[in-house]
C1' cells in the first nucleotide's frame, strides 16, 4: 500500500424487500420462600461507531473518516 469482514441496549448479538428499533443475559421491582438460591410475572434502558448524501421515509442504499479483525504483497 491492496483486500474482505465487522461496529445496533451494560454484555453477547438478530434486525427478511427501505416504512413503528428487538432477543438472550445482565439491573430493578413484585410473586413465592422462615431466608437465599432456582422459578414466575413485569419495568427501565438505544441519536443503530463519526459526519454529509439520496428518498416521502435510512439500521438497511451512496461517499468519506475512525477503530477493530483477518488474508495477501512489499520494505529491511
Nucleotide at each position: 500500500g491492496g483486500g474482505u469482514g465487522a461496529u445496533u441496549a451494560g454484555c453477547u448479538c438478530a434486525g427478511u424487500u427501505g416504512g413503528u428499533a428487538g432477543a438472550g443475559c445482565a439491573a430493578c421491582g413484585c410473586c413465592c420462600u422462615u431466608a437465599c438460591a432456582a422459578g414466575g410475572c413485569g419495568u427501565g434502558g438505544g441519536u443503530c461507531g463519526g459526519g454529509g448524501g439520496u428518498u416521502c421515509a435510512a439500521g438497511u442504499c451512496c461517499c468519506u473518516c475512525a477503530u477493530c479483525a483477518c488474508c495477501c504483497a512489499c520494505c529491511a
This is a predicted structure of a 76-nucleotide RNA (transfer RNA) from Thiofilum sp. The coordinates come from a structure-prediction model, not an experiment, and the mean pLDDT is 81. It matches the Rfam family "tRNA". Its family is annotated with triplet codon-amino acid adaptor activity in the Gene Ontology. By type it is a transfer RNA. Rfam's curators write: Transfer RNA (tRNA) molecules are approximately 80 nucleotides in length.